[in-house]
């Protein structure tokens, strides 16, 4: 230099062949206990790493930029 993978709540990862984003754990509220925990119910939290394009519609598809990680030279 060159190739190929990844980047999605706080933290591990899902998200099929574009149709507007989830679990699990961990916050918070409530119930329940004398209290605490467990445990049942609820909510909060996400401009999908950044720009740009196609497209009615893009986490997703093309492209260029950031970061990592593997190969190759």
């Nucleotide at each position: 230099g060159g190739a190929u993978c990844c980047a999605u709540g706080g933290c591990u990862c899902a998200g099929c062949u574009g149709g507007u984003a989830g679990a699990g754990c961990g916050u918070c509220u409530c119930a329940u206990u004398u209290a605490c925990a467990c445990u049942g119910a609820g909510a909060a939290g996400g401009u999908c790493a950044g720009a740009g394009g196609u497209u009615c519609g893009a986490a997703u598809c093309c492209u260029c930029u950031u970061g990592g990680g593997u190969c190759c030279a």